[in-house]
RNA sequence: GCGCUUGUAGCUCAGUGGAUAGAGCGAAAGGUUGCGGACCUUUAGGUCGGGGGUUCGAAUCCCUUCAAGCGCGCCA
Numbered sequence: 001g002c003g004c005u006u007g008u009a010g011c012u013c014a015g016u017g018g019a020u021a022g023a024g025c026g027a028a029a030g031g032u033u034g035c036g037g038a039c040c041u042u043u044a045g046g047u048c049g050g051g052g053g054u055u056c057g058a059a060u061c062c063c064u065u066c067a068a069g070c071g072c073g074c075c076a
Base pairs, nucleotide, nucleotide: 001072002071003070004069005068006067007066010025011024012023013022018056027043028042029041030040031039049065050064051063052062053061
């Protein structure tokens, strides 16, 4: 330098065109308990890496760019 994969909540991930983006763990509050753990309930938490485009409608499709990983190549 070229190609491929990945980027979504604090962490691990789902969602491959259709309304308001979800789950588990974690966090906070409450219940329960003699106290704690476990268990139960509720709540908070998201520019879907950034920008642009297509579309009535984009996390999803296209372009560009950034970051991480993998493969190939070039110079020395």